[in-house]
Context: one part of a larger RNA
Parts: sequence; C1' cells; structure tokens
RNA sequence: CUGGGCGUAAAGCGCGCGUAGGCGGUAUUGUAAGUGGGAUGUGAAAGCCCCGGGCUUAACCUGGGAACUGCAUCUGAUACUGUCUAGCUAGAGUACAGUAGAGGGUAGUGGAAUUUCUAGUGUAGCGGUGAAAUGCGUAGAUAUUAGGAGGAAUACCAGUGGCGAAGGCGGCCCCCUGGAUUAAUACUGACGCUGAGGUGCGAAAGCGUGGGGAGCAAACAGGAUUAGAUACCCUGGUAGUCCACGCCGUAAACGAUGUCAACUAGCUGUUCGGGAGCUUGCCUCUUGAGUGGCGCAGCUAACGCAAUAAGUUGACCGCCUGGGGAGUACGGUCGCAAGAUUAAAACUC
Repeated sequence: CUGGGCGUAAAGCGCGCGUAGGCGGUAUUGUAAGUGGGAUGUGAAAGCCCCGGGCUUAACCUGGGAACUGCAUCUGAUACUGUCUAGCUAGAGUACAGUAGAGGGUAGUGGAAUUUCUAGUGUAGCGGUGAAAUGCGUAGAUAUUAGGAGGAAUACCAGUGGCGAAGGCGGCCCCCUGGAUUAAUACUGACGCUGAGGUGCGAAAGCGUGGGGAGCAAACAGGAUUAGAUACCCUGGUAGUCCACGCCGUAAACGAUGUCAACUAGCUGUUCGGGAGCUUGCCUCUUGAGUGGCGCAGCUAACGCAAUAAGUUGACCGCCUGGGGAGUACGGUCGCAAGAUUAAAACUC
C1' cells in the first nucleotide's frame, strides 16, 4: 500500500459544536483542469520477452522486432467530475399559529419523616440479633403529647411514561432560557453531510478555599461470629455525602451497536400532535413524530437482529490485527495532588 473486520470473539472516541480536508440535489451557458481519443518527440545501450543466426550442443555471443504501461508538446471530444455564469425547489433553514415535556439556570415556598432541644404524662426497661453482647436508661430512657431548631430527600401520582447530545433530570411556584414536534401557507435558495487537529459539556469518587452538617457512612473503635476474621452481622463513628467558587476528566460513560441519508412483508401495545367519517361513541378510518413487544425476507459462527437493522446501499470519521509482558516503562502534554492522556520493547507461550 492492498485486504478483511468492529452487538457478544481484537476493535465505535463518553457526548456535542466545529476548522482544514473528504463528499454533495436539480438544471442553463461558457471553459477544458481532471477524464478519454489521435499525432509528434522522448523513454541510452545491455538485460527480460518473441522470431532468427554463430560456436558439434548448452551456457555464451550476435541480428531484427516487441516492450519500456512514463513524461512533454500539439490537436480535436465534452457525457461525467471540477470551475464560471444566470436559475430552480424535492435537501437544509426562516416566519406565522398551536402542542407536550423530571430539558437547563436563579430565587422563593409546602408537607411527611429522621435527629436533636425544651416542657408535660409515665416507669423499668429500651435497643439489637440466627442467638447474643458492646451501647442507651432511676442523673428518669424507650413510649406518648405540645412546642422549637436544623439539614437532607421529595411517598402516593409513577408508567419497557416523558425530556435531554451524552452525563443525566422527579414536591409546588415566579422569573430567565435551550431544544423537539404538528398543520397550512409564505419566504431564503444547496446555505448541506461528515469531521483529523481544536474547543465545550461530562456520573460517582477525589482535590483546593470558605460555609453547612439531620440522616447515612469509607477510615477508625468496640461487641459478636470464627481455627483465625484486619470481613460478612451488631453498637458507635470521622472524612465524605449538601452549598458556593475553582480543579479533576475518568466509569460495564452500555443498546458493550459512530454520525447522516435513502430503500426493503406484516401484527400489536403505548406517549404526544393533525385530519376525515358517520350510527356522536370509552367509535371507526387515516396521517406525522417518539417509545416498546412479536415476526417474514435478508443477514449472522451461533445467539440473535429484523423500518429504532446487526437487512440492501452511499458519504465521512474513529478503531482492530495472537495471549502474556502492558494500557505498563521511558519521553512529551495536562494536573495542586491523586493521577489522566499519548504509548513501546526485551523476554516468554
């Protein structure tokens, strides 16, 4: 370089936006760069290949041809690609009117519950377990009533329900704000797709500074269990969990399935819209956008996938190339650190 692959065997970047690049709807004109035709020049000789000749053959030598698939110039072609020009509306987008939604951010606020404090009632236990003990309690606990404080999470509704690019998002409400979708018109006129670098977002844990701290709970302490028990169980309990700002940049970041577009039997559930019909109903038919369950063709090593494809195709990116060594060492970059990222080899099977 070519090839074969990437749901589970090695392999889809965690997810967007986007630069260069690659690719790109319909149709007119010009051009002729790519493209294809012809001609000329050149492409040394030798060698290779073909047809002959010479050494008795062969190796070897030698004549002719072909080839040298290339490059340059000239010429004519214009379908396709490029480019120029004036257009089109089926892609993409905008406007107008609706709709649904835990989409995001700020501020406020409600009730239940746990804990704790104060006061009342009340008396000997409570708690916990497989059984116990540590623990709490006559300095009055547990239980119960009233009131106060404080933090965190939002029962039911709740749903293979909804929204979001992913991470993720759940009481109620004001404000600010992103996206999606439907119907009919009008408008812009290819403005598009992908995307190396780049840049932004990115659960949990962790880190820095300052707050906060009810419950839970790494570490830690004690009680059990056990041969031991640095565990599982129990009683406590600090970081942390919460907030603000700033880092970290990783996860089985999973649908283990990159993004976009087109096409390809059906049946059925559900969410949100639109339309039509009559017999006006918990109706029927139809259409669009999601989200599930089956299933044909096809695909697949099989499992399975099957219009939300892993089917049939196209565009672009990423990645893989036996196991271990190793996602390690060294170096670079980033980070306060933890570490992250990029990423080998010897050796060995």